[in-house]
RNA sequence: GGGGGCGUAAGCUAAUGGUUAAACUGGCGGUCUCCAAAACCGCACUUGAGGGUUCGACUCCUUCCGCCCCCG
Repeated sequence: GGGGGCGUAAGCUAAUGGUUAAACUGGCGGUCUCCAAAACCGCACUUGAGGGUUCGACUCCUUCCGCCCCCG
């Protein structure tokens, strides 16, 4: 330099172009307990960035950024 794949919450992972983006773990608060753990209830934190297509985009197209693989 060329080609390909991936990017969603603190971590891991879902979501066929269609209502409000969700589960588990973790964090915080509460109930319970003599105290703690466990269990149960609740809360906060998310689509890498820009542009385009569309009535509607996490999803399709494109540029950039980051990571990984292959070729030279």
A computed fold for a 72-nucleotide RNA from an Elusimicrobiota bacterium, annotated as transfer RNA. The source organism's lineage runs through Bacteria, Pseudomonadati and Elusimicrobiota. Its Rfam family is "tRNA". Rfam classes the family as a transfer RNA. RNAcentral holds the sequence, with entries from ENA.